[in-house]
Model confidence (mean pLDDT): 82 of 100.
Predicted 3D model of a 75-nucleotide RNA (transfer RNA) from Pseudochelatococcus contaminans.
The source organism's lineage runs through Bacteria, Pseudomonadati, Pseudomonadota, Alphaproteobacteria and Pseudochelatococcus.
Its Rfam family is "tRNA". Rfam describes the family as follows. Transfer RNA (tRNA) molecules are approximately 80 nucleotides in length. It is annotated as a transfer RNA.
RNA sequence: CGGAGCGUAGCGCAGCCCGGUUAGCGCACUAGUCUGGGGGACUAGGGGUCGGAGGUUCAAAUCCUCUCGCUCCGA
Numbered sequence: 001c002g003g004a005g006c007g008u009a010g011c012g013c014a015g016c017c018c019g020g021u022u023a024g025c026g027c028a029c030u031a032g033u034c035u036g037g038g039g040g041a042c043u044a045g046g047g048g049u050c051g052g053a054g055g056u057u058c059a060a061a062u063c064c065u066c067u068c069g070c071u072c073c074g075a
């Protein structure tokens, strides 16, 4: 320098291809109940507007452009 992949909640991920109904799952966290306590189980709940910016559209995590970070391949 060229190419590819990834970036979504504290952590790990799905959803993206083919735009639309409240942005979800597991773990973690908070509260309650059970338990003599710990551990554990059950129930309920909080937390993100999707790496950043712009564009298209009635509507964007999803499409387009630019850009940042990480990883890999090639030179």
Base pairs, nucleotide, nucleotide: 001074002073003072004071005070006069007068010027011026012025013024020058029045030044031043032042033041034040051067052066053065054064055063